[in-house]
RNA sequence: GAAGCAGGACAGGCAAUCGCUGCUUCCGCGCAUGCGCGGAAGGGGAGGAAAGUCCGGACUCCACAGGGCAGGGUGAUGGCUAACGACCAUCCGCGGUGACGCGAGGAACAGGGCCACAGAGACGAGCGUAUUCAGUUACGGUGAAACGCGGUAACCUCCACCCGGAGCAAUCCCAAGUAGGCAGGCAUUGAAGCGGCCCGCCGAGCCUGCGGGUAGGGAGCUAGAACCGGCCGGUAACGGCCGGUCCAGAUGAAUGAUUGCCACGGUACGCGGCUUGCCGCGUACUGCACAGAAUCCGGCUUAUCGACCUGCUUCGCCC
Numbered sequence: 001g002a003a004g005c006a007g008g009a010c011a012g013g014c015a016a017u018c019g020c021u022g023c024u025u026c027c028g029c030g031c032a033u034g035c036g037c038g039g040a041a042g043g044g045g046a047g048g049a050a051a052g053u054c055c056g057g058a059c060u061c062c063a064c065a066g067g068g069c070a071g072g073g074u075g076a077u078g079g080c081u082a083a084c085g086a087c088c089a090u091c092c093g094c095g096g097u098g099a100c101g102c103g104a105g106g107a108a109c110a111g112g113g114c115c116a117c118a119g120a121g122a123c124g125a126g127c128g129u130a131u132u133c134a135g136u137u138a139c140g141g142u143g144a145a146a147c148g149c150g151g152u153a154a155c156c157u158c159c160a161c162c163c164g165g166a167g168c169a170a171u172c173c174c175a176a177g178u179a180g181g182c183a184g185g186c187a188u189u190g191a192a193g194c195g196g197c198c199c200g201c202c203g204a205g206c207c208u209g210c211g212g213g214u215a216g217g218g219a220g221c222u223a224g225a226a227c228c229g230g231c232c233g234g235u236a237a238c239g240g241c242c243g244g245u246c247c248a249g250a251u252g253a254a255u256g257a258u259u260g261c262c263a264c265g266g267u268a269c270g271c272g273g274c275u276u277g278c279c280g281c282g283u284a285c286u287g288c289a290c291a292g293a294a295u296c297c298g299g300c301u302u303a304u305c306g307a308c309c310u311g312c313u314u315c316g317c318c319c
Base pairs, nucleotide, nucleotide: 001315002314003313004312005311006310007309008308010306012262013261014260015259016258017257018256020045021044023042024041025040026039027038028037029036030035031034047290051301052300054299055298056297057296058295059167060166061165062164071163072162073161074160075159076090077089078088079087091105092103093102094101095100106158107157111156112155113152114151115150123148127140128139129138130137171219172218173217174216181210182209183208184207185206186205193201194200226245227244228243229242230241231240232239233238264287265286266285267284268283269282270281271280272279273278274277
């Protein structure tokens, strides 16, 4: 210098203006006195995948003496973990010159099924050629396997181990209505209503209590297997200790828009340099992905413009 392998980290920055959504404090108004409305200030406001919902857990409700069947899953050995099919280490097999990558990696004399292409014949006994009294004996190009106690279990199956079901639209609380239910009392022997009483009019419901529950509201809801830094143990995954931090919580669903400057990429033109197709500078235009919380967490998978960092491998050249 070229080509690669493994891992990590980022996902434009700043300013101005105009907004959106929670929280805290203050001010004003209203009342039902701790809420509503309005205003001001401060502070918070998407992701590495928030996605697919493919595994595993927390949490909630339902079910549950114990055992078995059915069904689903996993499968070398050891470890890690709340748990896992994830992850780590090692062994074995396969691929690569190598760094490294990939592997559901138990059992094929318990049984059943299947074996492409090639080959005359492919599963359990037969077949082809030669030979013999005689399927008696010998050989058989192809193919992974050929005349056999072959192969195949991400085919059924067997063995070992694991798994109850549904999910935050879970679940719980409060609770309007000229909605409806139940109980008691009153009422055609006239209730209620007609401003308090009487008369009168009218003509079928009225009053009280109770619980369920719709609209709606609240809890669940975000302080957590959390994040950051340091030290220690371990090859590692991971774990322990100490210190610090608080970091969205919406519900027709906020997290945005515009402008300017800068950064980065592309294209065109101009200038300069040389190793003549590259580099540097300037100007103009243009681009800046994938995507977007909805109970939370650990993984996997998939999407993703661009640019960065670290370690390692192979080859070439120079000292």
The prediction has a mean pLDDT of 77. A computed fold for a 319-nucleotide RNA from Imbroritus primus, annotated as Bacterial RNase P class A. Rfam family: Bacterial RNase P class A. Rfam classes the family as a ribozyme. About the family: Ribonuclease P (RNase P) is a ubiquitous endoribonuclease, found in archaea, bacteria and eukarya as well as chloroplasts and mitochondria. It is recorded under the gene name rnpB.